[in-house]
This record gives sequence, structure tokens and C1' cells, in this order.
RNA sequence: GAGUUGGCCGGGUAACCGCUGCCGCGCUUGCGCGGGGGAGGAAAGUCCGGGCUCCACAGGGCAAGGUGCCAGGUAACGCCUGGGCGGCGCGAGCCGACGGAAAGUGCAACAGAGAACAGACCGCCUGCGGGGCAACCCGCCGGUAAGGGUGAAACGGUGCGGUAAGAGCGCACCGCGCGACCAGCAAUGGGAGCGGCUAGGCAAACCCCACCUGGAGCAAGACCAAAUAGGGAAGGGUCCGCCGGCAACGGCGGAACGCGUGGCCCACGCGCCUUCCGGGUAGGUCGCUGGAGCGCCGCAGUGAUGCGGCGCCUAGAGGAAUGGUUGCCGGGGCGCGCAAGCGUCCGCACAAAACCCGGCUUACAGGCCGACUC
Repeated sequence: GAGUUGGCCGGGUAACCGCUGCCGCGCUUGCGCGGGGGAGGAAAGUCCGGGCUCCACAGGGCAAGGUGCCAGGUAACGCCUGGGCGGCGCGAGCCGACGGAAAGUGCAACAGAGAACAGACCGCCUGCGGGGCAACCCGCCGGUAAGGGUGAAACGGUGCGGUAAGAGCGCACCGCGCGACCAGCAAUGGGAGCGGCUAGGCAAACCCCACCUGGAGCAAGACCAAAUAGGGAAGGGUCCGCCGGCAACGGCGGAACGCGUGGCCCACGCGCCUUCCGGGUAGGUCGCUGGAGCGCCGCAGUGAUGCGGCGCCUAGAGGAAUGGUUGCCGGGGCGCGCAAGCGUCCGCACAAAACCCGGCUUACAGGCCGACUC
């Protein structure tokens, strides 16, 4: 100098004016005064996982969805750590839907003769026939995957032998498959020996295998509880008749009218007032922030992480507070200047809680620290 990687900060301060919880006091049911608290590393996207709440649920299976190398961590995960394999990089390091294609089904555009137990288009070659003095040429029956050509991909590669020409046809090496045995918890790695090679690709195609998964979400849910309407219960009340009573009134029996259901009749229900009960709405309270919490130290572990000790309390609003102005310092841009500095401009990254945690992903002006590589 160029990079890789881990962690952290992400304006400070003062004054004034506000906003919203808490505590204290005053007065009183809403104000005043004083004190003290008040956004983030992502509060975001709402993509995973869990706590919590309500509903559902004997067990098991099917279906559907998800995850997918191995081991460990964790409350759990699609997260993290360590390892393996593959790819990229000189390297530090980075990236990977990374199980199964000799269980089955399916797919492969265009080009090409042929696209999966394939394929003679050109070429090469034996034979036969014809032509030619000859080299050779033409035709036919066959052989041939060595060469050319097409393609993302053409059914192992190189060499020697072999052959009419060729071909794992034979051999050596490389590759591939199986693999005793060895190392490892495992993924996997090494590998004596064996097999002429059969076994191409795609599973973010169906599928197979292994494992996981009930649904909805704090507007969950719990409690208190007006007015109005409706529900239930009790009592009273309208009209007529009879009985009792001097009367007020009481008892018994019955009925008209209106409305609703209904095409009509029958039938049934309702009607006006008072009191009580329960459900529930508005409204209020809780859930609501002390928790898988944060900081430091020690121990175990390669690490993620776990255990122990000490210390700390750090927003709880709710149609939603956490804001604004100014000064100084800091920062950045521009101009002048060799420089120190001066002048001027910019409020100055991304963005803001909404039940709470663990992750992932995405956004981010500027700056700080550590480790490592070339």
C1' cells in the first nucleotide's frame, strides 16, 4: 500500500417552551407545584422459532405443509458453533436447498443421422460388379463409434499391441464401481484386492427415505359495569258477570279490541305500569413489563454455550407521549491560504417502541478498536 475478518459507537452540553407515566405535597377528582424516568442497532420487513392466552384434542394412521451432509448448543428454530465434502481466491478467508438417480414414473428446447440399454450424415475398410495403362474413381451387400460435424450433454481417457478398418478386443497407467481392513461418535477419509466398464444429467419434476408440525392471536384473554332496547321472575292494572262487604276493596270465572305467525278458521304469543335478576354494549381496570434480563469476575469447553459469585433496575403510551427553538463544542461540504488558520453553508446516516423474548434478512452519513493475509 492492497485486502480479509470480529467487535463497538452512531452526536455532546446548557438554557427556555412543551408531551407522557411514576413518587411526594397541596387542593380536590381534575388541576397546580417539586423530584425523578422516557426509542433502536436495527424499534423496520413480519420471514422463522418460543413463552403467554383462548379454543380444539384418547391413541394411532392417511392427507397437506415444512426441514434435509455429520456432531454439538439451545426453551425452540429454517438459528448458532465445530467438523466433513464441493466451488472460488496466491492467501487471510468467502460461498453452497449439500439425503436418495443400480425402486418406479417422467423431462431434455434448438441444432443434430442419433438424446439413453442410442446413433452410420461425412469419413474409414474387406468382399463383389463396372471403368481406367496406372494412381484411383463409381455402384452394391456388409463391417466400423478411431477421426470430422451438431449440441449444455454423444455411452470412460492416454499410449502400446491388435485388426481389412476398427473396437476394453488384449495389456499398462489414470478414471469409475464394489470393497476386506484401518482411522473417526458420525459425516467422511485412506485402502490390500476384485470387476473391462455395466451404472450419463435433472429430485427449487413427481416420487422414495428420515425428522418436525392442531388453530387463532394482546383488537389474545380476564374482571367491574351506565343509558337505551331486548330476555326472565314477581306484583299491580282495562272491560263484563257472579259472590262477600255499609264502603274502600277482595275472591272466582270469563271476555272484547289491536298487533304478530297464517290464504282463512281454530290455535298460540304479545300488549300498560312498578320492582328485582342475569347476559351484554359504551366506558373503566388488569394483562403490561423483573425478564430464556443487563454488567463484571471466575470455572468447564476448540467453540456456540453452560454453571457459579457479586452488583444493577433500564419506556410502558395506547389512536398512541418520548418533541421544538437558540447558543457553544464536535462533524461534514465549498472557497482562500505553503501552513497554522480564516470565511461561508448544512441541523447532520438509516430510521422510530405498541404483549414479551431468541434469530434471520434488509437499510445505514461518519468514526473507533482488535486479529489476520498478500

This is a predicted structure of a 374-nucleotide RNA (Bacterial RNase P class A) from uncultured Solimonas sp.
The sequence is in RNAcentral, with records from MGnify.
Of the family's consensus pairs, 94% are formed in the model.
It matches the Rfam family "Bacterial RNase P class A". Rfam classes the family as a ribozyme. Rfam describes the family as follows. Ribonuclease P (RNase P) is a ubiquitous endoribonuclease, found in archaea, bacteria and eukarya as well as chloroplasts and mitochondria.
Model confidence (mean pLDDT): 76 of 100.